[in-house]
RNA sequence: GCCGGUGUAGCUCAGUGGCAGAGCGGUGCUUUCGUAAAGCACAGGUCGUGGGUUCAACCCCCACCGCCGGCU
Repeated sequence: GCCGGUGUAGCUCAGUGGCAGAGCGGUGCUUUCGUAAAGCACAGGUCGUGGGUUCAACCCCCACCGCCGGCU
């Protein structure tokens, strides 16, 4: 330099056009003499950045950035 993959909550990841989610973690409550476990609730996101298509974009298209891999 070329090609491909990937980027979503603190972490690991779903979500392939129509309200952004799960597990773990965090906080509170219940339970217990107390702790752990368990149950319930809550908080936490400019969906990597900028543009485009669309009535509508995490999702489709383009460019750029980060990471991973391949080729040279």

The RNA shown here (transfer RNA) has 72 nucleotides and comes from a Phycisphaerales bacterium. Its Rfam family is "tRNA". Lineage of the source: Bacteria > Pseudomonadati > Planctomycetota > Phycisphaerae > Phycisphaerales.